[in-house]
RNA sequence: AGAGUUUGAUCCUGGCUCAGGAUGAACGUUGGCGACGUGUUUAAGGCAUGCAAGUCGAGGGAUCGGCCCACUUUUACUUCGGUAAUAUCGGGUACGGACCGGCAAACGGGUGAGUAACACAUUGAUAACCUACCUUCGAGACGGGGAUAGCCCAGAGAAAUCUGGAUUAAUACCCGAUGGUCAUGGGGGGACAUAAGUCAUUCCCAUGUAAAUCUUUCGAGCUCGAAGAGGGGUCUAUGUCUGAUUAGCUUGUUGGUAAGGUAAAAGCUUACCAAGGCUCCGAUCAGUAGCAGGCGUGAGAGCGUGACCUGCCUCACUGGGACUGAGACACUGCCCAGACUCCUACGGGAGGCUGCAGUCAAGAAUAUUCCACAAUGCACGAAAGUGUGGUGGAGCGACGUCGCGUGCAGGAAGACGCCCCUCGGGGUGUAAACUGCUUUUAUAAGGGAAGAAUUCGUGACGGUACCUUAUGAAUAAGAGGUGGCUAACUCUGUGCCAGAAGCCUCGGUAAUACAGAGACCUCAAACGUUAUCCGGAUUCAUUGGGCGUAAAGCGUCCGCAGGUGGUUUGAACAGUCAGUGGUUAAAUCUUAGAGCUUAACUUUGAGACCGCCACUGAUACUAUCAGACUUGAGGUUGGAAGAGGCAAGCGGAACUAUCGGUGUAGUCGUAAUAAGCGCUGAUAUCGAUAGGAACACCAAAGGCGAAGGCAGCUUGCUAGUACAUACCUGACACUCAUGGACGAAAGCGUGGGUAGCGAAUGGGAUUAGAUACCCCAGUAGUCCACGCCGUAAACGAUGCAUACUAGGUAUUGUGAGUAUCGACCCUCCCUGUGCCGUUCAAAAAAGCUAACGCGUUAAGUAUGCCGCCUGGGGAGUACGGCCGCAAGGUUAAAACUCAAGGAAUAGACGGGGACCUGCACAAGCGGUGGAUCAUGCGGUUUAAUUCGAUGGUACGCGGGAAACCUUACCUGGGCUCAACUACUAGCUGCAAGCUCUCCGAAAGGAGAGCCUCCUUCGAGGGUGCUAGAUAGGUGCUGCAUGGUUGCCGUCAGCUCAUGCCGUGAGGUGUACCCUUAAGUGGGGUAACGAGCGCAACCCUCGUCGUGUGUUAAAUGUACACACGAGACUGCCUACGCAAGUAGGAGGAAGGUGGGGACGACGUCAAAUCAGCAUGGCUCUUACGUCCAGGGCAACACGCAUGAUACAAUGGCCAGUACAAAGGGUAGCCAAAUCGUAAGAUGGAGCAAAUCCCAAAAAGCUGGUCUCAGUUCGGAUUGAAGGCUGCAAUUCGCCUUCAUGAAGUUGGAAUCGCUAGUAAUCCCGAAUCAGAACGUCGGGAUGAAUACGUUCUCAGGUCUUGUACUCACCGCCCGUCAUACCACGAAAGUUGGCAACACUCGAAAUCUCUUUACGGGGAUGAAGGUGGGGUCAGUAAUCAGGGUAAAGUCGUAACAAGGCA
Repeated sequence: AGAGUUUGAUCCUGGCUCAGGAUGAACGUUGGCGACGUGUUUAAGGCAUGCAAGUCGAGGGAUCGGCCCACUUUUACUUCGGUAAUAUCGGGUACGGACCGGCAAACGGGUGAGUAACACAUUGAUAACCUACCUUCGAGACGGGGAUAGCCCAGAGAAAUCUGGAUUAAUACCCGAUGGUCAUGGGGGGACAUAAGUCAUUCCCAUGUAAAUCUUUCGAGCUCGAAGAGGGGUCUAUGUCUGAUUAGCUUGUUGGUAAGGUAAAAGCUUACCAAGGCUCCGAUCAGUAGCAGGCGUGAGAGCGUGACCUGCCUCACUGGGACUGAGACACUGCCCAGACUCCUACGGGAGGCUGCAGUCAAGAAUAUUCCACAAUGCACGAAAGUGUGGUGGAGCGACGUCGCGUGCAGGAAGACGCCCCUCGGGGUGUAAACUGCUUUUAUAAGGGAAGAAUUCGUGACGGUACCUUAUGAAUAAGAGGUGGCUAACUCUGUGCCAGAAGCCUCGGUAAUACAGAGACCUCAAACGUUAUCCGGAUUCAUUGGGCGUAAAGCGUCCGCAGGUGGUUUGAACAGUCAGUGGUUAAAUCUUAGAGCUUAACUUUGAGACCGCCACUGAUACUAUCAGACUUGAGGUUGGAAGAGGCAAGCGGAACUAUCGGUGUAGUCGUAAUAAGCGCUGAUAUCGAUAGGAACACCAAAGGCGAAGGCAGCUUGCUAGUACAUACCUGACACUCAUGGACGAAAGCGUGGGUAGCGAAUGGGAUUAGAUACCCCAGUAGUCCACGCCGUAAACGAUGCAUACUAGGUAUUGUGAGUAUCGACCCUCCCUGUGCCGUUCAAAAAAGCUAACGCGUUAAGUAUGCCGCCUGGGGAGUACGGCCGCAAGGUUAAAACUCAAGGAAUAGACGGGGACCUGCACAAGCGGUGGAUCAUGCGGUUUAAUUCGAUGGUACGCGGGAAACCUUACCUGGGCUCAACUACUAGCUGCAAGCUCUCCGAAAGGAGAGCCUCCUUCGAGGGUGCUAGAUAGGUGCUGCAUGGUUGCCGUCAGCUCAUGCCGUGAGGUGUACCCUUAAGUGGGGUAACGAGCGCAACCCUCGUCGUGUGUUAAAUGUACACACGAGACUGCCUACGCAAGUAGGAGGAAGGUGGGGACGACGUCAAAUCAGCAUGGCUCUUACGUCCAGGGCAACACGCAUGAUACAAUGGCCAGUACAAAGGGUAGCCAAAUCGUAAGAUGGAGCAAAUCCCAAAAAGCUGGUCUCAGUUCGGAUUGAAGGCUGCAAUUCGCCUUCAUGAAGUUGGAAUCGCUAGUAAUCCCGAAUCAGAACGUCGGGAUGAAUACGUUCUCAGGUCUUGUACUCACCGCCCGUCAUACCACGAAAGUUGGCAACACUCGAAAUCUCUUUACGGGGAUGAAGGUGGGGUCAGUAAUCAGGGUAAAGUCGUAACAAGGCA
């Protein structure tokens, strides 16, 4: 110090989340020791038990008990001295229990309920006060008196306790005296002050009030007064949470007079008088809360907090009250009322842990019914001392902080185990084992403190700390994490499951994110999680933010308070500045030291604590007071422009209606219709009349107005503005919360008016529907008057005012010049207003901005003031208030839920635009779609009909050839180291192999025979058997892959380096113009170059030349091969800057000459795991492998690709002509012969320019057929044959004879082709034993048409819009249905709180009274009754909102989103 997360990517805005620190914490896992701290945050809920405030005998009396002394009685023992026990009386003792009295008990300890307040903090005041004990000083203490507890007697009661009688003392109480510097009242003078007053050598008078004794003779106490210290009361200024959806509150209230009252000022209380007092600088009300020193965090400013410790306040079961006292309205005192608990004999009583322990309850959660008064402190006491759950200690809890340990050294190129692996190895890892050492800690034993102040004695802690010795590595490591943020990675399992998660997100078969393991990382007696606070968050911004489009400028103006304010002089010193003094408790904090072994901790000194008060000084600035000025502001005068406002009058065009004329069949309307109107005469046309509304041209980026807004003309009234003049006032100014006024359209009320237009509504269309868009009608309304409403994308999405920072242009007005008789015109200057500042053509500069953009009319630079914003939705909604007739407006939340938004960039897309290209359309030729057949696919069937390919880009495709094989499928029969590859070990034998027999469908099995191996002698090779790692799989995943391929597309594109532009994504280059088949080339240009593509280079065909040539030919030549030449817009003309285009010449060929190979970056998770290869998964006597048979060939159907046809441009018959390119030894096969033919026999020739296949066919010549289901067509079927092959049935091809189906040119629709092309005709080859109508090649004959780019499709470039980026097969809205969630309303209902009115009225105080153990009165808590207020809870039902999965209906928005 930042990071993650919005996007395809970018910048910005903005929220959410994380990393840090902290805690009186809790929970989970784990847990060795010590020191110091700390521990009911919840129920101020209830409490059993014990303790927490007593002490004094030097205040007093007594004597119940104890003890002591003496006498006496009795008993026992006796050394007869006495001892012991017992009982009574007397005396003593203050040890225990009581009593009177004194002091303390108001402290100490606990709590935070209440309290928003002089409660607290800071600062002052008390001239308005009190103060026991303590200290100092002064003065004193004389004389009397009567009672009362206790005890005793009697009585009541269960008890608590009470009543009566008798008796007694005091430092208890009372009376009298004395006294003052005391108190009260009155009077006089001085000084200082002043609101009452204070001071002193003040003075005078009157009145009143004191005392206590005890004692060991040391002392302790008592009274009055003065002072001190410490403590307290009261008052003042300032500070001190939230809400305005709380705006008015107050009647003892505010003040005065009088009286009362208090320690003391005071409405503190009462009577009377006055009517005040507080409040937007937030009263009152409501909510919440003890306050502070401090504590946590933060760089700080701040924000949060108030545990422990300290100060103050407050409370003591709840409420009220007083008494005593120096002090209380009193935690362990009293009285009363209430609730609760307990005792009871039912009549009455007792109690108060928010003291220390402890208990129940509540809760996520918080300890021992411990020891001691040894220390420190407090109370009492003269003291000894007593008391002290204050305190000192111990115990429990890893709750926190700090410290220590769990060993140290050596020890392998590195054991075992575990993990990973490319199988080679690597990691754990010097880690362990093992060797040596040490003993902090642990255990045991021995010694053993300080803390004691105080000479002796006195230690709870504690036999503790500490020291010494012994034993032995011995007793001691976990938690969380490892996708990014964030340090740390692999394997296995799982398969959107189980689960994880702080955010982003992970998991759907290769998960570093789940779970386990190994390894690693971090911290460590702890580590994580949760909760809360600060930080990061400049995300409430004083430091330190914003408001054109992201959230945000009020619709506009006026204007009180408030804030701010021109020049100058003087005064004064409030702010301000400087100095001095006081205070700001201690602790805390910082710093330098010191003490515990160190540290935490404790402690000493210094500093700080940023504040307040007082005094002294300065006077620039601000404020204040006094005075002056004119530039801000305002006024006077003059002429000026204008749809500024209000009212009245007038005008023409158009429209509609009515009337009249002419006139006839349609008219209107639309993309097209229909409805509507029209023969009762429309539309059209002419004239007249009426009515209402709006004002064409002028007219403009123009003018005016604060905004809304304002437009025919004239008049009247009226407001504002600018300019000129520089005469007047003299800061009078700017902004403006609350407030006031105005305020489009729509809407509302009352009354008019209504031509046109026109929500609603009706009709007609469109449509799946059409409550819309289009058409025809049409009510409210639009208009006027008056009154409401008060909102708009009321927009420049830009508040007002002032100042500063190049211009250009238009225009209002003034002035000057020129000119003129005078004007107009022209030129210049000044000032104001408005506009522009974009490209050609000069650009806007700087600056600002996230960018877009703004840019003297700022969104620049500054100042002043106001308003507003703080993530999106919920919501401008609910509730409440105010306004309104209503509609509604204004002010304005929360729960809940989610990750919005702006600008710009690259793409993609558009029922956006421009340009260009293509057999894309058009112009043509021939087809497909109808028939039959072939082939492929779907479907169906089947034991199986193996599998793949599926819009274009699957379907005569893989397959360039399924009878067996192929073959992957099915049925059946076999084998299990295996059909095949390579290896190891062992065994045994021997070759292997061949032949034969039997079973069998074969594979295979059983048996017999033959042979009986080679060798370098190592037993090696070969072979068989056994065992083992292994083989094998056309099993899965083409969405794990390589390779290959298809399509876009032979389309012209796709990129890079450097530079430049931009914050950046990115752009430029590659845009533009011309041109091209082409990002081809040229021009131009912040680009200059380059790469992959294009083109060329390569092959082939076409012309020529040269050379060679067998087998062709035999002169030339043709042919084949090889090498060359040739074409480059080279030449001419036209156009053009050029590139180039058009035409021409020559030429075999002309503008790429034709064809081929060649396919950029990429797209489709396109195709293929079955061609091959390959990761992972999976099968292993089977999903492997061998064999036989079957199937892939099925058949109601559908589709695709073809073949043959439907005939005369033809069929058939006869004759006859002309190719090219191929193939051939497991082959091509001649002649000849046989057969109708397929073919057979035959065997010549040929490994081929030599021989063979081999006949080319269409064509041509001649004949026949004559328009018909035919002499067309050949399907189908029968019979007889041939060939291949082990085999032709399922299931081949061919021949002959016979049979002779559909079909007469094919609906919607659709395909190919631009020249040697289409069409037609044959030939060959691959595959192959055999089996083409397919495929791939070859030649023969050989057309038609292209005006052109409007349209269809596809593509390219530029541009535009976008809410799309999985990219329009996109995105996305609303109702309804279902589930859940929170909120609102609601007939009601329940409860709390604070007041009010009335009633009742305890204790108590005050007061009155015939002074009574009495009575009356006032005040008075709780209670009761009542009507309201306010806040919560709950509720049938209702309404909207949010969320959820692949629901329903439509398609509203985003592109011109198909109606902007």
Molecule: small-subunit ribosomal RNA
Organism: metagenome